A computed fold for an 87-nucleotide RNA from a Candidatus Micrarchaeota archaeon, annotated as transfer RNA.
The prediction has a mean pLDDT of 81.

[in-house]
C1' cells in the first nucleotide's frame, strides 16, 4: 500500500442482505414487594447483614464526518479503532 470482516447500553449479542413509523434481548448495576438463613440483645421480639424468586425504572451521538431519500443502525463516500489475508 491493497482486499474483506467487526464496531449497537457498563459486559455479550440480535437487528443491516429486503431502509419505515417511539432502537432491542440477556447478563450486571440500581430501587421495590416477599421467603429462607445467620443474627447483637433478656423472652416475645430483633437493628443489621447475605441468598433465592418476582416487580420495576434507569443506561444509547448505532465508532465519528458528511450525502442520498418523506424517512438511515441499514444504501453511498470518507475517516478512525480492531481482526484476518495478499503484496
Nucleotide at each position: 500500500g491493497g482486499g474483506c470482516c467487526c464496531g449497537u447500553a457498563g459486559c455479550u449479542c440480535a437487528g443491516c442482505u429486503u431502509g419505515g413509523a417511539u432502537a432491542g434481548a440477556g447478563c450486571g448495576g440500581c430501587a421495590g414487594a416477599c421467603u429462607u438463613c445467620u443474627a447483637a440483645c433478656a423472652a416475645a421480639g430483633g437493628a443489621a447483614g447475605a441468598a433465592a424468586u418476582c416487580u420495576g425504572a434507569a443506561g444509547g451521538u448505532c465508532g465519528c464526518g458528511g450525502g442520498u431519500u418523506c424517512a438511515a443502525a441499514u444504501c453511498c463516500c470518507g475517516u478512525c479503532g480492531g481482526g484476518c489475508c495478499c503484496g